[in-house]
Description
Small-subunit ribosomal RNA from a Bacteroidota bacterium, 1519 nucleotides, folded computationally.
C1' cells in the first nucleotide's frame, strides 16, 4: 500500500485418554398459543383449523342531453259559476325500450408438478371497447316490440291473449380510389413457409339521430390490454420400468381472431423412457421472507405481479373481452317457503352468526382524499379506499422520579449467638423536578392533509379570478394548574450458565433442555431472605435456519470406528500420449438490452427521537445479444512413437481339460501259523474274540488319497490347483526392436466363473462321517470322550450363488532415501561377485495416521473412473419384486427404543496364560482338632427378659483382666418429676447418732439426744426455696475424632527436573546379577531425592571396669543337729550402670562387581547370634456413638432417676476353642534333688495346736534381694498293679461338712465320705510347628469379698523328630501376556420360559376412498341433418344424429381402517432353568452351510486369525 468488514463453542461414551460417531445447549425468526402481569404513545399485524354451514344488512350501477309514457310540482294561457278540464313551458322523480358498465375493483388458495409459474424469446400465425391521431362518409325506405291499457291463469314466484304506440332498438336499398376474398402480373426483400408496394379483373358488405355541446360509419397508426408458440429453470418416491391408437408424422377438409390432431376422413407406423417416460403422494408459483460468514437450508402472511377457483359437476349465450363471485340452462347434494300443484337460495366481497380449533377482531364512520363505473355537467354509486373501535400480537419510543442522608434504625433473614453479617442510601427525614396522568383554556382567514374543478393563451410546471367543500377532531399540537403525586413484573440461581443460604420433605412429594438430582444434614424437590438476568413485560410450548465439516460444491469418509462389489470380460457413460494447422463450443474480456414497483444497502429528508415514511443514488447474480481473444478443453484435417496391440527367438510354472499308469496304506474275502484276549480310556464301560479274535504269512478285490522332494517355493482373475505321464489348451516373464498408429484406462446395467454346504437324476462307496444307537462323565449332559453307523465326502450331467469368498486394504497411470533374502530370465566376469527386468519377502528414510501401524507390493504425493458409508438396536427382519425343484439368494423399510453403541492405547485387576522369586505355603516330620465326658463362647430356640455390640479369611475362653446384690444397659412391680450427681445460692441447721410406725425396700411419718472451731468478721460440715446450667448403655460407626484388626514385617508406594509419547501415561522403579530386603552391583535418558528395608532403642548370650546390702561365702576364725547364722571377705555367682564385642575384618576359592561356598581360622557368639518395640502408600464405607469425645435427629411425670425381685447361668439341638481322658514312655504308694518370675497391710502369713480335709483358733514377721506366699512338678531311687471299662477315666449323683459375703434357692467356690456314666486313640476333612522350637511339666500375676480360671498374661524345668525339593494346593512380589472386567471373577454376559406395558407383520374377512378400463343410459347445450310448421325473408320452432355430466352394471388393481387367531420385536431394581461369549472363558473363537436339540446351543464339511502357550523352521536386525 491495495482487497476486504467476514466464521467463538460447550455438556455428554472411559478409572482415565486420543479419535469417531450420535443425542443435547446456549443465537436468531414467528401471522402464533398458553402461564402470571400490566402506565402511556406512535407505526404496523390480525381464522394458519372446516373451500364448512350461513339469520340479517350492505358491497354495481349510472344516463331525461337516445326514447315513447306514468305520477307529482310551479308558472302562463284557455274552459267552466265552481269543483274540475285542456295546451304549453320549467323542474323533480318512476319502471320500461335503449346506450354503457357490470369480465375492473374485493375474496379466497379448492384444483394444478403444468408452457401454471419465473426468466428470456418469436408471431412472416393473432385480437383489442374505451382513449390519441389520420383520411373519407353520415343518401334513402320500411315493418315490429316492451311498459302503459284491456281481458285472464297461478298461494307465490310468474306468466297467457288481444289490440295500440317509439327511439341512437330493428330490417331493406343506395353510394366505397378505403376494406375483405379469389384470380394471374410487375417490383423490392427477407427467415423455410413466405412479406411489403404497385397496378388490373370480378366478387362482398357501412352509417343515427340529436335544438346545440356532441355522436355514428369505413379504413390506417398508436397506445393499452390480451392470446398462442418456444429455450432454459421449477419437490419426493425405481419397493412406480415400461408408457402412447388421436397415439407420433403425413394428404385433404372442418373449425378458431389465430398456428396446431384442436376436430373429422384417408394414409404410414410411429412417439416417449434409465439425462427417470408411466404411475403414486405432495404442493398454488414468484419479487422476497428468516437463518447462514458464504455457499445453502427452510418459508411463500401483510405488501406486489401471475394462475386457478366462486355450493359440487356440465354447457353454452351475450358481449371488444367471460364460458362469468353478488348472469342464464341442466344435473347433483343441503337449506328455507308452499294452498302440496309448484318455488327460491350459495358470504373463498364488508360486518356478523354457529361449527372446528391451541388461536385471530366492530353487524362502525365517511365518500373530505386517492382510484373506479356513467353522465356534457351538476352529480348518482363505490364494505374499493381513508378513518375509528377491539387485542402488549410485534417493532420503536417514554415514564413510574431525582439529589442528599449512618441512630448504618425497626423488622426480616441468617451465623462461630454477651455480639456479628445481610437485607442497605434502600426506609424514615430535607430539599428539587413536573415527562406521563388529571383538571382548565387556546386551536376551521387556519394544524398539515386542499389542489384540482372556472376563465385566457397554440401549448406548459405561465396568467387571472372568486365561491365552497373535512369523516376522522375540537384530534395531533400550544399554554396554565396540580401534586411524588396515577404507573413493576416475570424467569432463574449443581454444571452447561450470570446468580446461595436457612426451614421443610426423606427414591415420598417433585424436578428435569442434556449430564442428571431425591433412600435424615439436597446450593438440583417445596417455602422463605438474598442474589442474578431480562424490563410493560416475563416465561413456556410448537416451527423454521444456524452451531452441525452430522450429505462435506465451496468442505467429509471407506485396513482396524459405519463403509471396497467375491472375481473377470465388457455396453452405454465418463476420462485420456507427442506436434501442426484450422474452427471458436465451451472458457476469458468489454459493450448493449432485460431482469414491475415495493424490499435490501448507502446518501439526503419529513413526523420532538425511533420505528415509519418519503426522495436521490446503486449493486450482485442470471438471461438474451454484440464485438473481441484463442492459452487450456472440445470439434476437423495432416503426422509422431514413448501408452496399447501384432511378430520374432528364449524361457517358467501344482495354470486348465481329458485320457493311461504306479506304489505305499487302509478295509475286506480266502488259506495258513497261533491262543485269549482284542480294543479303548484320565479311569472305564459299550464293542470285537474259544463259531478262534488281536497279532502274523500268503493271494485276492475295492475305492479314496498321493509319503520324501516341499520350502514366509511356484501359477492362475478370484475361488483354487501337488503320484508319473500322453494329447489338448490358456497364460506370464525376458531379449531384441520388425509391424499397427491412440487403436487406450475405468467401467452403472449386462454376461461369465465362483470354497464348503445343499439339491435333482444316475453311478459308486474303502476310509471318514452331521443325523441316529448306545457306553461314560455330570446335579443334569439333547455336549465335550468311547464304540458304531446314515445322508455326504468320489465320478458324470444340471442345479444353487454364498463364506472372517481377507491384504477385513478397488482398478489404472505417474513421481518419493535405503538395506537385506527368495524365484524366473538376460548381460558382464577365471572366480568372488557386479549390473539389469519382471515377481515375491522382511526392515527401514520423508511422509501419512487416532493410534496399532502403513511404508516404491503405500494406509505417502498426484490424476482418472466405478463401488459403497453416514449414531446403536428394531434388521439385513416385513412387505412388495426378481432369481431358485428345494434350501434359500438379491433389492431392502417403517413405527418403537436407548444416549449411547464402537475403533486404538494406556493404568489397573483378574485367567482352571507363560517365566522367575519367597512363606510351615505344600512336602519331610512331631503333636493335635473333628469321636467321649466336661468347661466356656456363638447360632437357634424359648422367655417377661433371657440386655447389646462382634458374623470368612480379620466374630465365636471376642469387647468381659473375672454377672449369686452391686455390676446391668434387660424384664416385672412399687415409687420420684429442675430430677440419682456437681457447681452458684437468700436462709437453716453442729456434723452426727439413736428410737418407733408403714412398707419388699426404696421411701415416707413422729420422737428423743447432739450444741463443733473461731482471730467473732466468719469458716468446716450437713440440710436447702426459686433460678440457671440437667439425664438418656435412645438412632445414625453409612455424619465423625480417636483407637483397632488385616493384606503384611509382604517390599513395596511416590516425588523434583530432565527425556519419550496428541494424551492418559511411561522412563526413573525395567534388564544381567545378588540379597531376608526396590539390599547392593553392573548396564541404561535418565539424573537425583523423599516414606519404607536396614540401622539407631529394649531384653537375651560373653568379657570387663565400677559398686558390695537384704544378696554372695573361695581363704581365715566362731558357731549350729543342720543352716552365711556370725565375725570378716570383695575372689566368685548375683545385682545394675557403663564399656568392650562381630565388620564377610582375615585366609582359600568362584564372580568384572555386588556378593556366593568353605566341617577354614580365630571367636561366648559368624554372616540379620536368638527375641522384643517398631507396621510405607494404600484396601476392606473392616470393627467400634456400649471406654471416650463428637455433628445432626429423637425422649423430657419419661426412652430420664430410685428401689425390690428376676433375667443376662434357659435348652431337643448345631458349631467354634479348650480342659481331662481312653492308659504301662502309665496310675498309686513312699522317699528324694533342681527353677525362675512375680505378689503382699481391709494384705502375705512363718511358727504351734484343733479337725482325714477344706479350714478354723492363737501367734509372729515383713510396705519387704531382709518375712511371707513357697512343697515346684516333670526328673530321680523304691515298692505295688499286668492289658481288665481295670488300682484306667473320671462324669454324675446322695450324704456331711468348710470359707468368702446382708445374702450361696435360681446361680458360689473349696473339702471328706460314698457313687463311678460316656470313653479303649477317633469318618470326610482340618489345625499348629524349623530349635531351646514343637512336646511335655509345674509356678507365678492381674481382675477379685469370694468365684465357675480349664481362660488369659507371663515364668522357668525336661526337651526332640524332619525339611529330598518347588510338580501340586493356598497366599504373596516381579516381569510378560490376553480381557467385551474398572462395583475390577464374588466381575461381566447369552438365550428361551413366565408376568405387565408398547408399537409392529402375517390372517378367514369385513369395511371406507381416490383413480383407470368396458358395457348401458343419458339432462343442459353447441354442431351437424331436416320433407313438418312459422316467417316476405333472414332465420325461428319442432323432430333427428355425434359428442356429452351424471346416474347404473361389471371384473380387476391400488390406498387406508378394521378383525378371531398368530409371528416375531422393544422396554420394565432384585422371578425360573442353565452358562453360550469374554482369560487358552475352563471343548479357542468366528464366517458360510446343512443337520439335531428345553433354552442359551452342539456336531459333520470347507474357510478365516480378529486365537493363548510352547517348540522348530525360515526371514530381518546386531555382534
Nucleotide at each position: 500500500a491495495c482487497a476486504a468488514u467476514g466464521g467463538a463453542g460447550a455438556g455428554u461414551u472411559u478409572g482415565a485418554u486420543c479419535c469417531u460417531g450420535g443425542c443435547u445447549c446456549a443465537g436468531g425468526a414467528c401471522g402464533a398459543a398458553c402461564g402470571c402481569u400490566a402506565g402511556c404513545g406512535g407505526c404496523g399485524g390480525g381464522c394458519u383449523u372446516a373451500a364448512u354451514a350461513c339469520a340479517u344488512g350492505c358491497a354495481a350501477g349510472u344516463c331525461g342531453a337516445g326514447g315513447g309514457g306514468g305520477c307529482g310540482u310551479u308558472g302562463c294561457g284557455g274552459a267552466g259559476c265552481a269543483a274540475u278540464c285542456c295546451u304549453c313551458a320549467a323542474u323533480g322523480u318512476c319502471a320500461c325500450c335503449g346506450g354503457c358498465g357490470c369480465a375492473c375493483g374485493g375474496g379466497u388458495g379448492c384444483g394444478u408438478a403444468a408452457c401454471a409459474c419465473g426468466u428470456a424469446u418469436g408471431u412472416a400465425a393473432c385480437c383489442u371497447a374505451c382513449c390519441u391521431u389520420u383520411u373519407a362518409c353520415u343518401a334513402g325506405a320500411g315493418g315490429a316490440u316492451a311498459u302503459a291499457c284491456c281481458a285472464g291463469a297461478g298461494a307465490a314466484a310468474u306468466u297467457u291473449g288481444g289490440g295500440g304506440c317509439a327511439a341512437c332498438a330493428c330490417u331493406c336499398u343506395a353510394u366505397a380510389u378505403g376494406c375483405a376474398g379469389a384470380c394471374g402480373c410487375u417490383u423490392c426483400g427477407g427467415c423455410a413457409u413466405c412479406g411489403g408496394a404497385g397496378a388490373g379483373u370480378u366478387u362482398g358488405g357501412a352509417a343515427a339521430g340529436g335544438c346545440a355541446a356532441c355522436g355514428g360509419u369505413a379504413a390506417g397508426a398508436g397506445a393499452u390490454g390480451g392470446a398462442c408458440a418456444u429455450g432454459c429453470g421449477u419437490c419426493u418416491g425405481a419397493u412406480u420400468a415400461g408408457c402412447u391408437a388421436g397415439u407420433u408424422g403425413g394428404u385433404g377438409a372442418g373449425g378458431u381472431a389465430a398456428c396446431g390432431g384442436c376436430u373429422c376422413a384417408c394414409c404410414a407406423a410411429g412417439g416417449c423412457g434409465a439425462c427417470g417416460a408411466u404411475c403414486a403422494g405432495u404442493a398454488a408459483c414468484u419479487g422476497g421472507u428468516c437463518u447462514g460468514a458464504g455457499a445453502g437450508g427452510a418459508u411463500g402472511a401483510u405488501c406486489a405481479g401471475u394462475c386457478a377457483c366462486a355450493c359440487u359437476g356440465g354447457c353454452a349465450c351475450u358481449g371488444a373481452g367471460a364460458c362469468a363471485c353478488g348472469g342464464g340452462c341442466c344435473a347433483g347434494a343441503c337449506u328455507c317457503c308452499u294452498a302440496c300443484g309448484g318455488g327460491a337460495g350459495g358470504c373463498a366481497g364488508c360486518a356478523g352468526u354457529a361449527a372446528g380449533g391451541a388461536a385471530u377482531a366492530u353487524u362502525g364512520g365517511u365518500c373530505a382524499a386517492u382510484g373506479g363505473a356513467c353522465g356534457g355537467a351538476a352529480g348518482u354509486c363505490u364494505g374499493a379506499a381513508c378513518c375509528a373501535g377491539c387485542c402488549a400480537c410485534g417493532c420503536c419510543g417514554c415514564g413510574u422520579g431525582g439529589a442528599g442522608g449512618a441512630a448504618g434504625a425497626a423488622g426480616g433473614u441468617u451465623c462461630u449467638c454477651u455480639g456479628g453479617a445481610u437485607u442497605g442510601u434502600a426506609a424514615a427525614c430535607u430539599c428539587c423536578u413536573u415527562u406521563u396522568g388529571c383538571c382548565g383554556a387556546g386551536g376551521g382567514c387556519u394544524a398539515a392533509g386542499a389542489a384540482a374543478c372556472g376563465g385566457g393563451u397554440a401549448u406548459a410546471u405561465c396568467c387571472c379570478g372568486u365561491c365552497g367543500u373535512g369523516a376522522a377532531a375540537g384530534u395531533a399540537c400550544u399554554c396554565g394548574g396540580u401534586g411524588a403525586a396515577u404507573a413493576a413484573g416475570c424467569c432463574a440461581c449443581g454444571g452447561c450458565u450470570a446468580a446461595c443460604u436457612a426451614c421443610g420433605u426423606g427414591c415420598c412429594a417433585g424436578c428435569a433442555g442434556c449430564c442428571g438430582c431425591g433412600g435424615u444434614a439436597a446450593u438440583a424437590c417445596g417455602u422463605a431472605g438474598g442474589u442474578g438476568g431480562c424490563a410493560a413485560g416475563c416465561g413456556u410450548u410448537g416451527u423454521c435456519c444456524g452451531g452441525a465439516u452430522u450429505u462435506a460444491c465451496u468442505g467429509g469418509g471407506u485396513u482396524u470406528a459405519a463403509a471396497g462389489g467375491g472375481u473377470g470380460c465388457g455396453u452405454a457413460g465418463g476420462c485420456g500420449g507427442u506436434u501442426c494447422c484450422a474452427u471458436a463450443a465451451g472458457u476469458c474480456a468489454g459493450u448493449c438490452g432485460u431482469u414491475a414497483a415495493a424490499g435490501g444497502c448507502a446518501g439526503c429528508a419529513g413526523c420532538u427521537u425511533a420505528a415509519c415514511u418519503g426522495u436521490u443514488g446503486u449493486a450482485a447474480g442470471g438471461c438474451g445479444a454484440u464485438u473481441g481473444a484463442u492459452a487450456c478443453u472440445g470439434u476437423u484435417g495432416a503426422a509422431c512413437u514413448u501408452g496399447a496391440a501384432u511378430u520374432a527367438u528364449u524361457u517358467c510354472g501344482a495354470g486348465g481339460u481329458u485320457g493311461u499308469c504306479g506304489g505305499a496304506a487302509u478295509a475286506c474275502g480266502u488259506a495258513g501259523u497261533g491262543u485269549a484276549g482284542c480294543g479303548g480310556u484320565g479311569a472305564a464301560a459299550u464293542g470285537c474274540u474259544c463259531a478262534g479274535a488281536u497279532a502274523u504269512u500268503a493271494c485276492g478285490u475295492a475305492g479314496a488319497a498321493c509319503g520324501c522332494c516341499g520350502a514366509u517355493u511356484g501359477c492362475g482373475a478370484a475361488g483354487g490347483c501337488a503320484g508319473a505321464u500322453a494329447a489338448c489348451u490358456a497364460g506370464g516373464a525376458a531379449u531384441a526392436g520388425a509391424u499397427u498408429g491412440a487403436c487406450g484406462c475405468u467401467g452403472a446395467g449386462g454376461c461369465a466363473c465362483g470354497a464348503a454346504a445343499g439339491u435333482g437324476u444316475g453311478g459308486g462307496g474303502a476310509g471318514c462321517g452331521a443325523a441316529c444307537a448306545g457306553g461314560a462323565u455330570u446335579a443334569g449332559a439333547u455336549a465335550c470322550c468311547c464304540u458304531g453307523g446314515u445322508a455326504g465326502u468320489c465320478c458324470a450331467c444340471a442345479c444353487u450363488g454364498u463364506a472372517a469368498a481377507c491384504g477385513a486394504u478397488g482398478a489404472u497411470a505417474a513421481c518419493u532415501a535405503g538395506a537385506u533374502g527368495u524365484u524366473c530370465g538376460g548381460g558382464g566376469g577365471u572366480a568372488a561377485c557386479c549390473c539389469u527386468g519382471a515377481g515375491u519377502g522382511u526392515u527401514c528414510a520423508a511422509g501419512c495416521g487416532a493410534a496399532a501401524g502403513c511404508g516404491a507390493u503405500a494406509a505417502g504425493u498426484u490424476a482418472u473412473c466405478c463401488a459403497c458409508c453416514u449414531g446403536g438396536g428394531g434388521a439385513g427382519u416385513a412387505c412388495g419384486a426378481c432369481c431358485g425343484c428345494a434350501a434359500g439368494g438379491u433389492u431392502g423399510a417403517a413405527a418403537c427404543u436407548c444416549a449411547a453403541a464402537g475403533g486404538a492405547a494406556u493404568u489397573g485387576a483378574c485367567g482352571g496364560g507363560g517365566g522367575c522369586c519367597c512363606g510351615c505355603a505344600c512336602a519331610a516330620g512331631c503333636g493335635g482338632u473333628g469321636g467321649a465326658g466336661c468347661a466356656u463362647g456363638u447360632g437357634g430356640u424359648u422367655u417377661a427378659a433371657u440386655u447389646c455390640g462382634a458374623u470368612g479369611a480379620u466374630a465365636c475362653g471376642c469387647g468381659a483382666g473375672g454377672a449369686a446384690c452391686c455390676u446391668u444397659a434387660c424384664c416385672u412391680a412399687g415409687g420420684c418429676u429442675a430430677g440419682a450427681a456437681u457447681g452458684u445460692g437468700a436462709g437453716u441447721g453442729a456434723a452426727u447418732g439413736a428410737u418407733a410406725g408403714a412398707g419388699a425396700a426404696a421411701u415416707c411419718u413422729a420422737u428423743c439426744a447432739g450444741u463443733c472451731c473461731u482471730u467473732c468478721g466468719g469458716g468446716a460440715c450437713a440440710c436447702g426455696a426459686a433460678a440457671c446450667a440437667a439425664g438418656g448403655u435412645g438412632c445414625u460407626g453409612c455424619a465423625u475424632g480417636g483407637u483397632u484388626g488385616u493384606c503384611g514385617u509382604c517390599a513395596g508406594c511416590u516425588c523434583g527436573u530432565g527425556c519419550c509419547g496428541u494424551g492418559a501415561g511411561g522412563u526413573g522403579u525395567u534388564g544381567g546379577g545378588u540379597u531376608a530386603a526396590g539390599u547392593c552391583c553392573c548396564g541404561c535418558a535418565a539424573c537425583g531425592a523423599g516414606c519404607g528395608c536396614a540401622a539407631c532403642c529394649c531384653c537375651u548370650a560373653u568379657u570387663g571396669u565400677u559398686a558390695g546390702u537384704u544378696g554372695c561365702c573361695a581363704g581365715c576364725a566362731c558357731g549350729u543337729a543342720a543352716a552365711g547364722g556370725u565375725g570378716g571377705g570383695a575372689a566368685c555367682u548375683c545385682u545394675a550402670a557403663c564399656a568392650a564385642g562381630a565388620c564377610u575384618g582375615c585366609c582359600u576359592u568362584c564372580g568384572c562387581a555386588a556378593g556366593g561356598a568353605g566341617u577354614g581360622a580365630g571367636g561366648a557368639a559368624g554372616g540379620u547370634g536368638g527375641g522384643g518395640a517398631c507396621g510405607a502408600c494404600g484396601u476392606c464405607a473392616a470393627a467400634u456413638c456400649a471406654u471416650c469425645a463428637u455433628g445432626g435427629c429423637c425422649c423430657u411425670u419419661a426412652c430420664g432417676c430410685c428401689u425390690a425381685g428376676g433375667g443376662c447361668u434357659a435348652c431337643a439341638c448345631a458349631c467354634g476353642u479348650g480342659c481331662u481322658a481312653c492308659a504301662a514312655u502309665g496310675g498309686a504308694c513312699g522317699g528324694u534333688a533342681c527353677a525362675g518370675a512375680g505378689g503382699g497391710c481391709a494384705g502375705c502369713u512363718a511358727c504351734u495346736u484343733a479337725g482325714c480335709a477344706a479350714u478354723a483358733a492363737g501367734a509372729u514377721g515383713c510396705g519387704a534381694a531382709u518375712c511371707u506366699c513357697a512343697u515346684a512338678a516333670a526328673g530321680c531311687c523304691g515298692u505295688u498293679c499286668u492289658c481288665a471299662g481295670u488300682u484306667c477315666g473320671g462324669a454324675u449323683u446322695g450324704g456331711a461338712g468348710u470359707c468368702u459375703g446382708c445374702a450361696a434357692c435360681u446361680c458360689g467356690a473349696c473339702u471328706c465320705c460314698a457313687u463311678g456314666a460316656a470313653g479303649c486313640u477317633g469318618g470326610a476333612a482340618u489345625c499348629g510347628c524349623u530349635a531351646g522350637u514343637a512336646a511335655u511339666c509345674g509356678c507365678g500375676g492381674a481382675u477379685c469379698a469370694g468365684c465357675c480360671a480349664u481362660g488369659c498374661c507371663g515364668c522357668g524345668g525336661u526337651g526332640a523328630a524332619u525339611a529330598c525339593g518347588u510338580u501340586c494346593c493356598c497366599g504373596g512380589g516381579c516381569c510378560u501376556u490376553g480381557u467385551a472386567c474398572a462395583c475390577a471373577c464374588c466381575g461381566c454376559c447369552c438365550g428361551u420360559c413366565a408376568a405387565g406395558c408398547c408399537a409392529u407383520g402375517g390372517g378367514a374377512g369385513c369395511u371406507a376412498g381416490g383413480g383407470g378400463u368396458a358395457c348401458c343410459u343419458g339432462a343442459a347445450g353447441u354442431c351437424g341433418g331436416u320433407a313438418g310448421u312459422c316467417g316476405c325473408a333472414a332465420g325461428a320452432c319442432g323432430c333427428u344424429g355425434c359428442c356429452g355430466a351424471g346416474g347404473g352394471u361389471a371384473a380387476a388393481a391400488c390406498u387406508g381402517g378394521u378383525g378371531a387367531c398368530u409371528g416375531g420385536g422393544g422396554c420394565u431394581a432384585a422371578g425360573u432353568c442353565g452358562u453360550a461369549a469374554c482369560a487358552a472363558g475352563g471343548u479357542a473363537g468366528c464366517c458360510g452351510u446343512a443337520c439335531c436339540g428345553g433354552a442359551a446351543g452342539g456336531u459333520g464339511c470347507g474357510g478365516c486369525u480378529g486365537g493363548a502357550u510352547u517348540a522348530c523352521c525360515u526371514c530381518c536386525u546386531u555382534u
Lineage of the source: Bacteria > Pseudomonadati > Bacteroidota.
Its Rfam family is "Bacterial small subunit ribosomal RNA". Its family is annotated with structural constituent of ribosome and ribosome in the Gene Ontology.
The coordinates come from a structure-prediction model, not an experiment, and the mean pLDDT is 82.